[in-house]
Context: one part of a larger RNA
Molecule: large-subunit ribosomal RNA, domain IV
Organism: Deltaproteobacteria bacterium
RNA sequence: CUCUGGUUAAGGAACUCGGCAAAAUAACACCGUAACUUCGGGAGAAGGUGUGCCACCCGUGGUGAAGCGAUUCGCACGCGGAGCUAGGGGUGGUUGCAGUGAAAUGGGGGGAGCGACUGUUUACUAAAAACACAGGACUCUGCGAAGUCGAAAGACGCAGUAUAGGGUCUGACGCCUGCCCGGUGCCGGAAGGUUAAGGGGACUUGUUAGUCGCAAGGCGAAGCAACGAACCGAAGCCCCGGUAAACGGCGGCCGUAACUAUAACGGUCCUAAGGUAGCGAAAUUCCUUGUCGGGUAAGUUCCGACCUGCACGAAUGGCGUAACGAUUUCCCCACUGUCUCAACCAGGGACUCA
Numbered sequence: 001c002u003c004u005g006g007u008u009a010a011g012g013a014a015c016u017c018g019g020c021a022a023a024a025u026a027a028c029a030c031c032g033u034a035a036c037u038u039c040g041g042g043a044g045a046a047g048g049u050g051u052g053c054c055a056c057c058c059g060u061g062g063u064g065a066a067g068c069g070a071u072u073c074g075c076a077c078g079c080g081g082a083g084c085u086a087g088g089g090g091u092g093g094u095u096g097c098a099g100u101g102a103a104a105u106g107g108g109g110g111g112a113g114c115g116a117c118u119g120u121u122u123a124c125u126a127a128a129a130a131c132a133c134a135g136g137a138c139u140c141u142g143c144g145a146a147g148u149c150g151a152a153a154g155a156c157g158c159a160g161u162a163u164a165g166g167g168u169c170u171g172a173c174g175c176c177u178g179c180c181c182g183g184u185g186c187c188g189g190a191a192g193g194u195u196a197a198g199g200g201g202a203c204u205u206g207u208u209a210g211u212c213g214c215a216a217g218g219c220g221a222a223g224c225a226a227c228g229a230a231c232c233g234a235a236g237c238c239c240c241g242g243u244a245a246a247c248g249g250c251g252g253c254c255g256u257a258a259c260u261a262u263a264a265c266g267g268u269c270c271u272a273a274g275g276u277a278g279c280g281a282a283a284u285u286c287c288u289u290g291u292c293g294g295g296u297a298a299g300u301u302c303c304g305a306c307c308u309g310c311a312c313g314a315a316u317g318g319c320g321u322a323a324c325g326a327u328u329u330c331c332c333c334a335c336u337g338u339c340u341c342a343a344c345c346a347g348g349g350a351c352u353c354a
Base pairs, nucleotide, nucleotide: 001349002348003347004346005345006344007343008342010340011339014338019335027051028050029049030048031047036041038172052094053093054092055091056090057089058088060086061085062084063083067079068078069077071074095099107333108332109331110330111329112328113327114325115324119131120130135170136169137168138167139166140165141164147156148155149154173320174319175318176317178250179249180248183247184246185243186242187241188240189239192238193237194236198232199231204226205225206224207223210219211218212217251269252268253267254266255265278312279309290306291305292304293303294302
């Protein structure tokens, strides 16, 4: 110097990103216990008092001897209460610095965010506000169900049957969940348009019996081939409707009130419709340490407001919410070597020697 323990004057978080770590609290009995609340809780809230040993007394529970009574003579019954025992209360005394004498054994309170809760998770850097959850909603599925696995057989679903099963979203509870169907998706519709295979075969072409020609060659029926127009032709798409707890979306400019400011009001452009309730510098606010208030001597954090929401907003749920949390954040009490500021002690290393 380092590690693990122990103690410390005065101060007591001044340390630090942050009370990290340590200290403190602690058992049992009694007294006492707030806001809030879903009336269960909160709660061991908080905050107090007592606790050893000895003697005596009181009362309670258990067990139940001797003895007595009666007797059907029994390992039976009734009375009886000694002794032993368990824990309780009271009075007096006594002792130490200290009586849950060691060990084990909650620190507490207040405000806010998030998630209702108990649970689950990154085996080996993340335990959380993430996942799940009960509850809510939409949607598919009538049973050889939908869906899933499998070329198939078959199986699961299910030895279930719409109060069932699958999928998706939301996430207890309370109050609620606004407007938009133009785009995309889904559902329904079938008049019209488009349209595949296929049907259909017009036209054209090849070949050549024949025919014309002195010849070269020309024309060319039937048949066989090739190409193949019109027309017919399903779903889908176009089209017509519905649907947002489907994917999603939810404006701009200008003017106006008898101080000023502001604009209930008006005008205009655009849109499918222009953000309702509630909340709001927020886990969301750039400017920003916004402004005001609170707490501090002093507060970029925190709490309460304001609203100018860069860029909240209603099941990608909105706003509240008791209880809960090894959650995040702020404050207070207690407590302390975290610190001012370090000191000493014990043990193990390091170091020296063997």